[in-house]
RNA sequence: GGAAGUCGGAGAGACGACCGCGGGUUCGAAAGAAUUCGAGGAAAGUCCGGGCUCCACAGGGCAGGGUGCUGGGUAACCCCCAGGGGGAGCGAUCCCACGGAAAGUGCCACAGAAAAUAUACCGCCACGACCCUCGGGUCGCGGUAAGGGUGAAAUGGUGAGGUAAGAGCUCACCGGGCGGCUGGUGACAGGCGUCGCAUGGUAAACCCCACUCGGAGCAAGGCCAAAUAGGGGAGAAGAGGCGGCCCGCCUCAUCGGACUCCCGGGUAGGCUGCUUGAGGUCGGUGGAGACACCGGUCCCAGAUACAUGGUCGUCGUCGCUUCGGCGACAACAGGACCCGGCUUACGACCGGCUUCCCCGA
Numbered sequence: 001g002g003a004a005g006u007c008g009g010a011g012a013g014a015c016g017a018c019c020g021c022g023g024g025u026u027c028g029a030a031a032g033a034a035u036u037c038g039a040g041g042a043a044a045g046u047c048c049g050g051g052c053u054c055c056a057c058a059g060g061g062c063a064g065g066g067u068g069c070u071g072g073g074u075a076a077c078c079c080c081c082a083g084g085g086g087g088a089g090c091g092a093u094c095c096c097a098c099g100g101a102a103a104g105u106g107c108c109a110c111a112g113a114a115a116a117u118a119u120a121c122c123g124c125c126a127c128g129a130c131c132c133u134c135g136g137g138u139c140g141c142g143g144u145a146a147g148g149g150u151g152a153a154a155u156g157g158u159g160a161g162g163u164a165a166g167a168g169c170u171c172a173c174c175g176g177g178c179g180g181c182u183g184g185u186g187a188c189a190g191g192c193g194u195c196g197c198a199u200g201g202u203a204a205a206c207c208c209c210a211c212u213c214g215g216a217g218c219a220a221g222g223c224c225a226a227a228u229a230g231g232g233g234a235g236a237a238g239a240g241g242c243g244g245c246c247c248g249c250c251u252c253a254u255c256g257g258a259c260u261c262c263c264g265g266g267u268a269g270g271c272u273g274c275u276u277g278a279g280g281u282c283g284g285u286g287g288a289g290a291c292a293c294c295g296g297u298c299c300c301a302g303a304u305a306c307a308u309g310g311u312c313g314u315c316g317u318c319g320c321u322u323c324g325g326c327g328a329c330a331a332c333a334g335g336a337c338c339c340g341g342c343u344u345a346c347g348a349c350c351g352g353c354u355u356c357c358c359c360g361a
Base pairs, nucleotide, nucleotide: 001357002356003355004354005353006352007351008350009349013315014314015313016312017311018310019309021038022037023036024035025034026033027032040332044343045342047341048340049339050338051337052217053216054215055214064213065212066211067210068209069083070082071081072080073079084098085096086095087094088093099208100207104206105205106202107201108200121148122147123144124143125142127140128139129138130137131136156174157173158172159171160170161169175197176195177194178193179192181190182189183188221272222271223270224269231263232262233261234260235259238252239251240250241249242248279298280297281296282295283294284293285292286291316329317328318327319326320325
């Protein structure tokens, strides 16, 4: 210098003035005034886990779902940290749904002899017959699985011995099963002995094993409570309209009762839940880390038809520049009960550490 890996930061605006919007507090009888706060790293997807609320619930079982190496963290987790094993990469590093395939069942396209207890296409070899240019060839019957070929995968691998040719047939090493030993909390690792090796893959296929899981969600739930129409209770023979009033007329009603009063439930609507919380931040301590504890300090949206915006000035950042200035201030996106994660989206950026290659001293 180049290429890459990983971890983190920030999300380009800041301040002031004026106007405007939502919440809190204070003042005010009110109108209003003053003051203060007002989106994110993902507020998103709603994929996991919890808090909170209501409903259900003796105990056990069946069915169903989820999770699945070990140790730790946490309120909890399909999360995080550390480690083990496997895989990819020269490496930093990354990826893994990583229990069981000798409990049973199913499946394994195409190709191939054969895809699992069966088998031999080419080939190799022995024997027999025939032919022969004496090298061999053809046919038959056997042996074999070393070599070739097929496939994602072919019945442990490499080498040597052995053999007619071959074969764990025998041996060494590697791999594997089993049993001790050593180290480790453990996953596991190492080593020893033993067994020629004893059964292809697939379980985000059924299944088996272990652990685990009640349902619904802030439109949860609680409180206050119109109009109208029902319901209950008490009174009740009249009530209402036209009309200045009386007469009168009309309407409703006369005990299954008009009308009056009271009560209760629910609806509209309002209040609450609602934002002080597994909280932020600074420092210290413990720990390898996730994280925990202690102390100081801060209060940082709470709307409900849906607030968080606009203009100007100064500075800043970026781009262009004829160096006078000019232009832009953006990406993804936006609270709605709260919190911990995961995942996904994102213009231009900044920093730490690490790896590989090249060059120079």
Record summary: The RNA shown here (Bacterial RNase P class A) has 361 nucleotides and comes from a bacterium. Its mean pLDDT, the model's own confidence on a scale to 100, is 79.